[in-house]
Context: one part of a larger RNA
C1' cells in the first nucleotide's frame, strides 16, 4: 500500500446498486413455507334467502357448492446448513455392465368379464391421540379371461420351434354408430437426469512404520437396474508400504475470490456446479427417483398434554423468541413479472420469486452553495508591542434552485401471455393455426417530468519528533500521561494535556483482528 460478510470509537444530507448468525449442526412460542384434479369416482351438507303452514315443519334456492372420502399425478423439485467427510467426496478427462416418471419421434393394440374396500349407515371402545364390529356402494383402484406385431425365456439346423406376459376409460360433436381429444398397454429409438467403474490432481505430523482374515485372488450359488468379496460356501496365500501404507489431528470440494509484475501465497460469504445433513443412532415401505427436513417404524435425549391407563413434537425453510457472541435484519405485500407443482381449460397453490422496512456493512453518485466584497471591520492567538496571522475567510450587495427541503400539478416502462369474442385458413363438424379487439401491477401515484418558494435543514475525523505532509503558546515537571518502531516526560516538552494555526481525507475519519 491493497483488501474485508467485518467489529468498535466519533461523527453524520440524500440517492442507486449489492450485501447482512463468521459464534451454539444451541433450544424454540406463534403464523405460513406443498399441494391440485369434479374433464377419473361414489356420496354429499349448513347458514342465510323465497313460498307454504295445522306453527309441529314443508318445499324451493343456495348447490351438485363447502367440507370429507376412493382414485392419479406432485410432494426425490424449489428453500437451509456445512455437521459429518482426508473419500473416486469434489476437479478434470476416459470407460461400459446399466436405469430414467412427465417431454419427443415411430410402430401395433386398447376385446370381454368378476370380486372388493373406503366414504356413508348403525352399534361400540379411549381422557385424548386414535380405533373396532356389522351392512351397502363407485371408478383411470384391484382381479382373473382373451389376444401378442415388437418384447422375454429355453431350444435351435439360425430357417424356426416352444412357453410366459398388456390394457381403462373420460369429454365435445353428432346422434346409435361414428368421429375428434386427452388418456392406458407393449415394444424400438431419442432426450434429459441418475446408478457404476478407472487415470491424474487433493492439507498438517514420522515424537504415526508396519498395516491387513472377507483381508487379496479364484470356483459356484444369492443378490443388485448394473459390474463387482456386495454377500456366502470352497479353495488359494495373497493385497498395501518410505513414490509414505496405516495411525492422530484439521477440513465440505469446485468456478472463483483477495494479494501480487508474475511465479506464488491466502482464502471457498453473497452468486453458480457437485456433495452431504435434516433433534440423535438405526432401518426399510411407496415410488421411474429416497432409504426422503416440513413420510413411516424402533431405540435414545429433550419438550409438552394427560382422566396416569397412555399419547404429541422436531424452524440447518420464510419471518420471529431465549441463549451464546465484538458482532448481524420485518412475526411486512403480493403471486402483477419469471418459475415451479396439478388441472383441458378458468384457475388454485407457491415465505421459491418479485417488491418493500431496518443497518454507512460495502462500493458508485450527488449535495451542505457560486459571483463579488479591503475600513484587511470585530473578536481569537500571538509579539521584538513595530506587527503578524485566522483572512476574501465573515458581514454586505448581485444571483441560482442543478442537487436538496416544503407544497402544487402531470404521469410511467415493467404486461407477453392464456381465456373470452371477432374475421380469414382448415376439418363432415368441433378441436385445431393465424390475425385483430378485450382483460390483468405487490412495488406505487413509485421512479420520472413541469411550476412556486426557500441559502435556507445538511461537516465531521485523525494527526503535526523521525519514518510521514503538517508549529507556536501556556499547563504539568520521570508527575500525570504518550508509544506502530526509534523513543518522549526529572522546569523554558514542536512527542504528555489544552489552545490558536496547519496537513490529511472527507459522509466519514480513526483504531483493533485477519490475509497478500
Nucleotide at each position: 500500500g491493497a483488501a474485508c460478510g467485518a467489529a468498535c470509537g466519533u461523527u453524520c444530507g440524500c440517492g442507486g446498486c449489492g450485501c447482512g448468525c463468521u459464534u451454539a449442526a444451541c433450544a424454540c412460542a406463534u403464523g405460513c413455507a406443498a399441494g391440485u384434479c369434479g374433464a377419473a369416482c361414489g356420496a354429499g351438507a349448513a347458514a342465510g334467502c323465497a313460498a307454504c303452514u295445522u306453527c309441529g315443519g314443508u318445499u324451493g334456492u343456495g348447490a351438485g357448492u363447502a367440507a370429507a372420502g376412493u382414485g392419479g399425478c406432485g410432494c426425490a423439485c424449489g428453500g437451509g446448513u456445512g455437521a459429518g467427510u482426508a473419500a473416486c467426496a469434489c476437479g478434470u478427462a476416459g470407460g461400459g455392465a446399466u436405469c430414467u416418471a412427465c417431454c419427443u419421434g415411430a410402430u401395433g393394440g386398447u376385446g370381454g368379464g368378476g370380486g372388493a374396500c373406503a366414504a356413508c349407515a348403525c352399534c361400540u371402545u379411549g381422557a385424548a391421540a386414535a380405533g373396532g364390529g356389522u351392512g351397502c356402494u363407485a371408478a383411470u383402484a384391484c382381479c382373473g379371461c382373451a389376444u401378442a406385431a415388437g418384447u422375454c425365456c429355453a431350444c435351435u439346423u439360425c430357417g424356426g420351434u416352444g412357453g410366459g406376459g398388456a390394457a381403462a376409460g373420460g369429454u365435445g360433436c353428432u346422434u346409435u354408430u361414428g368421429u375428434a381429444u386427452c388418456g392406458c398397454c407393449a415394444u424400438c429409438a431419442g432426450a434429459u437426469g441418475a446408478g457404476c467403474c478407472u487415470g491424474c490432481g487433493u492439507c498438517c505430523c514420522a515424537u504415526c512404520a508396519g498395516c491387513u482374515a472377507g483381508u487379496u485372488g479364484g470356483u459356484a450359488g444369492g443378490g443388485u437396474a448394473a459390474u463387482g468379496g456386495c454377500u456366502u460356501a470352497c479353495c488359494a496365500a495373497g493385497g498395501c508400504a518410505a513414490c509414505g501404507a496405516c495411525g492422530g489431528g484439521u477440513a465440505g470440494c469446485u468456478g472463483g475470490u483477495c494479494u501480487g509484475a508474475g511465479a506464488g501465497g491466502a482464502u471457498g460469504a453473497u452468486c453458480a456446479g457437485c456433495c452431504a445433513c435434516a433433534c440423535u443412532g438405526g432401518a426399510a415401505c411407496u415410488g421411474a427417483g429416497a432409504c426422503a427436513c416440513g413420510g413411516u417404524c424402533c431405540a435414545g435425549a429433550c419438550u409438552c398434554c394427560u382422566a396416569c391407563g397412555g399419547g404429541a413434537g422436531g424452524c440447518a425453510g420464510c419471518a420471529g423468541u431465549g441463549g451464546g457472541g465484538a458482532a448481524u435484519a420485518u412475526u411486512g405485500c403480493g403471486c402483477a413479472a419469471u418459475g415451479g407443482g396439478c388441472g383441458a381449460a378458468a384457475g388454485c397453490c407457491u415465505g421459491a420469486c418479485g417488491c418493500a422496512g431496518c443497518g454507512a456493512c460495502g462500493c458508485c453518485g450527488c449535495g451542505u452553495g457560486g459571483g463579488u466584497g479591503a475600513u484587511g471591520a470585530a473578536g481569537g492567538u500571538u509579539u521584538u508591542c513595530g506587527g503578524a496571522u485566522c483572512g476574501u475567510a465573515a458581514a454586505g450587495c448581485c444571483c441560482u434552485g442543478u442537487g436538496g427541503g416544503a407544497g402544487a400539478g402531470g404521469a410511467a416502462a415493467g404486461a407477453a401471455c392464456a381465456a373470452c369474442c371477432u374475421a380469414u385458413g382448415g376439418u363432415a363438424a368441433c378441436g385445431c393455426a393465424u390475425a385483430g379487439g378485450c382483460c390483468u401491477g405487490a412495488c406505487g401515484g413509485u421512479a420520472c417530468c413541469u411550476c412556486u418558494c426557500c441559502a435556507g435543514a445538511a461537516a465531521g475525523c485523525a494527526c503535526c519528533g523521525g519514518c510521514u505532509a503538517a508549529c507556536u503558546c501556556c499547563g504539568u515537571g520521570c508527575c500525570a500521561g504518550c508509544a506502530g518502531c526509534c523513543g518522549c516526560g526529572g522546569u523554558a516538552a514542536u512527542a504528555c494535556g489544552g489552545a490558536g494555526g496547519g496537513u490529511g481525507c472527507g459522509a466519514a475519519c480513526g483504531u483493533u483482528g485477519u490475509u497478500c
Molecule: small-subunit ribosomal RNA, 5' domain
Organism: metagenome